[in-house]
Molecule: Fluoride riboswitch aptamer (crcB RNA motif)
Organism: Fidelibacterota bacterium
RNA sequence: GAUGGGAUGGAUGAUGGAGUCCAUCCGGAGCGCCUCGUAAAGGGCUGAUGACUCCUACGUCAGG
Numbered sequence: 001g002a003u004g005g006g007a008u009g010g011a012u013g014a015u016g017g018a019g020u021c022c023a024u025c026c027g028g029a030g031c032g033c034c035u036c037g038u039a040a041a042g043g044g045c046u047g048a049u050g051a052c053u054c055c056u057a058c059g060u061c062a063g064g
Base pairs, nucleotide, nucleotide: 009026010025011024012023013022016055017054018053019052020051021050032045033044034043035042
């Protein structure tokens, strides 16, 4: 110096918060999809979850 393992801690998983579980990262993980285009630009679409449950915000329909 490199690699591997253990312990501990932190962080991340396309828009907020909480619990549980899962996965990933150790300065990285992460920063959605489709279409057109060499690229850039342009056009279109889904979702507050990584998954489940709840809350908040937003959207649609109906009733009071």